[in-house]
RNA sequence: GUCUGAGUAGUGUAGUCGGUUAUCACGCUAGCUUCACACGCUAAAGGUCCCCGGUUCGAAUCCGGGCUCAGACA
Numbered sequence: 001g002u003c004u005g006a007g008u009a010g011u012g013u014a015g016u017c018g019g020u021u022a023u024c025a026c027g028c029u030a031g032c033u034u035c036a037c038a039c040g041c042u043a044a045a046g047g048u049c050c051c052c053g054g055u056u057c058g059a060a061u062c063c064g065g066g067c068u069c070a071g072a073c074a
Stems, first nucleotide, its partner, number of pairs: 001073007010026003019057001029043004050066005
């Protein structure tokens, strides 16, 4: 340099033949339990779905460009 794949709560992820309010686990917070802690149970919070633009009535999803990471080739 060329090509391919990936980027989604704090972490790891589901969801990608467009359509109701984006999923689960761990973690964080609060409550219950305990003398207390842990375990367990319940609840709640937490996401500009990497960025910009386009297509569409409607985009995490499709298209173009960019950034980062990984791999292959040279």

RNAcentral holds the sequence, with entries from Rfam. A computed fold for a 74-nucleotide RNA from Carnegiea gigantea, annotated as transfer RNA. It matches the Rfam family "tRNA". The family's RNA type in Rfam is transfer RNA. Gene Ontology term of the family: triplet codon-amino acid adaptor activity. The coordinates come from a structure-prediction model, not an experiment, and the mean pLDDT is 81.